[in-house]
RNA sequence: CGCUGAAUCCCGAUAAGGGAGCGGGGGAACCAAAUGCAGGCAUGUUUUUUCACAUACUGCACGGGGUGAAUCCCGGGAUGACCCGGGUAGGGCGACUCUCACGCCCGAAUCCGUCAGCUAACCUCGUAAGCGUGUAGGGGGG
Numbered sequence: 001c002g003c004u005g006a007a008u009c010c011c012g013a014u015a016a017g018g019g020a021g022c023g024g025g026g027g028a029a030c031c032a033a034a035u036g037c038a039g040g041c042a043u044g045u046u047u048u049u050u051c052a053c054a055u056a057c058u059g060c061a062c063g064g065g066g067u068g069a070a071u072c073c074c075g076g077g078a079u080g081a082c083c084c085g086g087g088u089a090g091g092g093c094g095a096c097u098c099u100c101a102c103g104c105c106c107g108a109a110u111c112c113g114u115c116a117g118c119u120a121a122c123c124u125c126g127u128a129a130g131c132g133u134g135u136a137g138g139g140g141g142g
Base pairs, nucleotide, nucleotide: 001132002131003130004129008020009019010018011017021127022126023125024124025123026122031117035061036060037059038058039057042055043054044053045052063115064112065111066110067109072087073086074085075084076083077082090106091105092104093103094102096142097141098140099139100138
């Protein structure tokens, strides 16, 4: 100096802390979505009772969700959480920017704890970490 990223800047004493900017989560109405089994109070269907069905309710089972580009599929080994390989949704880089092909890289990790659709008001959190090409690969537009 540049790159990934929300992760930068200012005040303060290089502190604690605060502010701005940036980026997340929770959270009405409307709308959307709404698995299976069991229970039996209520309501409705049935002329009535039983039975049955439907709605709502309760319990259980399967869990479910968030940050992030980081999902999904196939094969192999343990066959239960896992590991390895190949591909892939997706993301990034090739030093102004947009675009077209081309080339390269990533495609992780972690948190909440049975609970979260959307969501005005409102509430709340983060502002880390890592990397190093060497005058910028090529065509076109600005």

This is a predicted structure of a 142-nucleotide RNA (c-di-AMP riboswitch aptamer (ydaO/yuaA leader)) from Aneurinibacillus aneurinilyticus. The coordinates come from a structure-prediction model, not an experiment, and the mean pLDDT is 79. Taxonomically the source falls in Aneurinibacillus (Bacteria, Bacillati, Bacillota, Bacilli). Of the family's consensus pairs, 96% are formed in the model.